[in-house]
């Protein structure tokens, strides 16, 4: 430096649900809580799903734990 992967070590993160809070809403943030994750870290670039306006199109938004892609990272082995 590259690749592979789960046997271990060290850790990391965190679903549903509950409380508070922001938002018209999807949902976000904080605390609790653990279903899970080897990139479940980051990025709305592509697809997809969802929300709002209109309700024909179209526009604006949400989801990175729906998938793809891009960028980056830890331990061990080679």
């Nucleotide at each position: 430096a590259u690749u592979u992967u789960u046997a271990a070590c060290a850790g990391c993160u965190a679903a549903a649900c509950c409380c508070g809070u922001c938002g018209c809403g999807a949902g976000g943030c904080g605390g609790g809580g653990g279903c899970g994750g080897a990139a479940a870290g980051c990025c709305g670039c592509g697809g997809g799903u969802c929300u709002u306006g209109c309700u024909u199109a179209c526009a604006a938004g949400a989801c990175g734990g729906c998938c793809g892609g891009g960028c980056u990272g830890c331990c061990a082995a080679u």